[in-house]
Context: one part of a larger RNA
């Protein structure tokens, strides 16, 4: 003098843009944060339509025929978004490498295929236990569920061979023999039999295999807190063969042999701590943090475990144990806000139990579209940053009040009243954008690459801007005033009450303390305290 996720002390007119539990990773009541797909399936709990059937004339009942769907099988997503910073001093994280030791759902692009067969299960029905939470028997049925056949190589395995190359095991590309190993279908229209099927078209799908993108995996090299009043530390520890596990290299694991391996260039303890892009200060060099916002990484009641799946060892998935907390019929069950929002303690301190999916993005879906506390908006605090105002001009040898006086005067002070003016702001009525541009459906053309035309004056959570009227109308603190430091006087009080960042002030004329006038400083803030340069 500058910063701060800042707090407190007095104040306080408004807008934009931002930021908001630093503390107990304490424990949470509520309500939402992850669903979608009926162009996969069986079917129909609601609602709606048409239809029937009864009637009391507006109502019942029936009827999966239709739109559309609650539970149920399927699939795809839930590993992404969101939140925290407790572990971690580590290949966590930052940088550079490499993998000739790997793996990638959905997407693109290529090329091939999509053939027959079955056996089963939810759900709904019957029948039974349980206070419930759920749960068992029995028959029974479907599918893009599941199983077996058929076909298959550029794919896998085995045994060979050539040929180029390399960085040691090798890598690529060719080639020949054996063998392995795969699929599911549905929708609009057209047609033709028929009433439920069968074929073309195209459109979404499935399966096998190449490549690409993307996201991951796992080695290595350097960087990287304190502490030696921590000097030794290690036995799956160090290395080899081998076998297993894995996408995939290795002690990763397991048998076995050797006895290594690491250290004062600081090993093994020990404390504290998530890395980093950045911020903050400084002229720099450093120094000191790690809020918001980007990446990474790691938790998710504590601890551990594996399942599904491309992908988790998984925040609102599952088992197991433990801690709490809650229902109970006492047999036995149900839970995890460090998602948003909110409670309750903690604390010097940290917000709404709002609104919308319009727009951006994300699931899922042929698409309409659902869903989306991500997000975009508002709501609340001067918390911080920038803007705005609180008016403006004229009016005197200068009202009154205060103050202070040398009693002449001076100072407040053009400051006021007083006249003129102006309306940002405000306060009432109205008016109302930008962001919205693209699409998406359809139809036409067409190599579905794209044009065009229609719906179309489609769709707004939110909120600026404008018009009129009215009136100076609604708006100034706060700290200081010995010096450092801009700013001085008078009463009080008397080492008393006080005051102070340092010096120091106060014991009867205090510019240091209290009050008054008067003054400097910054202002909708101004001190103060904390902490960093």
């Nucleotide at each position: 003098g500058a910063a701060u996720g800042a707090a407190c002390g007095c104040u306080a007119g408004c807008g934009g843009c931002g930021a908001g539990c630093c503390u107990a990773a304490u424990a949470c009541a509520u309500g939402c944060a992850a669903g979608u797909c009926g162009a996969g399936g069986g079917g129909u709990a609601a609602c709606a339509g048409a239809g029937g059937c009864a009637u009391u004339u507006a109502u019942g009942c029936c009827c999966g025929c239709u739109g559309a769907c609650g539970a149920c099988c399927g699939g795809c997503a839930a590993a992404c978004g969101g939140g925290u910073g407790a572990g971690u001093a580590a290949c966590a994280u930052g940088u550079a490498u490499g993998u000739a030791a790997c793996c990638u759902a959905c997407a693109c692009u290529c090329c091939g295929c999509u053939g027959g067969a079955g056996a089963a299960u939810a759900c709904a029905c019957c029948a039974g236990a349980g206070a419930a939470a759920u749960c068992u028997g029995a028959a029974c049925u479907a599918a893009u569920c599941c199983u077996c056949c058929a076909u298959a190589a550029c794919a896998c395995u085995a045994c060979a061979c050539c040929a180029u190359c390399g960085c040691a095991u090798g890598a690529u590309g060719a080639c020949a023999u054996a063998g392995u190993u795969a699929a599911a279908g549905a929708a609009c229209u057209g047609c033709c039999u028929u009433u439920a099927g069968g074929u073309a078209u195209u459109u979404c799908g499935a399966c096998a295999g190449a490549g690409u993108a993307c996201g991951g995996a796992c080695a290595u090299g350097c960087a990287a807190c304190u502490u030696a009043c921590u000097a030794g530390c290690u036995u799956g520890u160090a290395g080899g063969c081998g076998u297993g596990a894995u996408a995939a290299a290795a002690g990763c694991a397991c048998a076995c042999c050797u006895a290594g391996g690491c250290u004062a260039c600081a090993a093994u303890g020990a404390g504290u701590a998530g890395g980093g892009g950045c911020u903050c200060u400084g002229a720099g060099a450093g120094g000191a943090g790690a809020a918001c916002c980007c990446c990474c990484c790691a938790c998710a009641c504590u601890g551990g475990c594996a399942c599904u799946g491309a992908g988790a060892u998984a925040c609102g998935g599952g088992c197991c144990a433990g801690a709490c907390u809650c229902c109970u019929a006492c047999g036995g069950g149900a839970g995890g806000c460090a998602g948003c929002a909110g409670u309750a303690a903690g604390g010097a301190a940290u917000c709404u139990u709002a609104g919308g999916c319009a727009a951006u993005g994300g699931g899922c879906g042929a698409a309409a579209g659902c869903c989306u506390g991500a997000c975009c908006u508002a709501g609340c605090u001067a918390c911080g940053c920038c803007g705005c105002g609180u008016g403006c001009a004229g009016a005197a040898c200068g009202a009154c009040a205060g103050u202070c006086u040398u009693c002449g005067g001076a100072c407040c002070g053009u400051a006021a009243a007083c006249u003129g003016c102006u309306u940002u702001u405000c306060u009432a009525u109205c008016c109302c954008a930008c962001a919205a541009a693209c699409a998406c459906u359809g139809c036409u053309u067409u190599a579905c690459u794209a044009a065009g035309c229609a719906u179309a004056c489609a769709c707004g959570a939110u909120u600026a801007a404008g018009a009129u009227a009215g009136g100076a109308a609604u708006a100034a603190g706060u700290a200081u005033c010995g010096g450092c430091u801009a700013a001085c006087u008078c009463c009080g009080u008397g080492c008393c009450a006080g005051c102070a960042g340092c010096c120091g002030c106060g014991g009867u004329a205090a510019u240091a303390c209290g009050g008054a006038g008067g003054a400097u400083g910054c202002a909708a803030g101004c001190g103060u305290u904390a902490u960093u340069c």
The prediction has a mean pLDDT of 82. The part of an RNA shown here (small-subunit ribosomal RNA, 5' domain) has 533 nucleotides and comes from Haliclona cinerea. RNAcentral holds the full RNA, with entries from SILVA.